Predicted 3D model of a 101-nucleotide RNA (TPP riboswitch aptamer (THI element)) from Marinosulfonomonas sp. It was read from a public genome assembly, where an Rfam model found it. The prediction has a mean pLDDT of 76.
């Protein structure tokens, strides 16, 4: 001086299903299923996960196969394709060089 591993701030990606009910509101998985405006999951915000070491999330998909009251609920699919970073810093430990004994 680099390198690994970590954390912090700033920036940004992102999804918001399912069943029951008039409805309030309960239930079910999950890190989250929220609130408000609006009626176009197009927007705003929280809270949460991710941010190239990328399975957070999207496409494929009104997909297969299995479960359930349903539902991407659990798995294939996926050694498939897409996807959003930049800073700063400690210890510890790896490698390098100078120097000095």
């Nucleotide at each position: 001086g680099g390198g690994c591993c970590u954390a912090c701030c700033u920036c940004g990606g992102g999804g918001u299903g399912c069943u029951g009910g008039a409805a309030a509101c309960a239930g079910c998985u999950g890190a989250g299923a929220c609130g408000c405006a609006a009626u176009a999951a197009g927007g705003c915000g929280g809270a949460c996960c991710c941010g190239u070491u990328g399975a957070a999330c999207c496409u494929g998909a009104a997909c297969c196969g299995g479960u359930u009251a349903g539902c991407a609920c659990c798995g294939g699919c996926g050694g498939a394709g897409g996807g959003a970073a930049g800073g700063u810093g400690a210890c510890a430990u790896c490698c390098u060089c100078a120097c000095c004994c």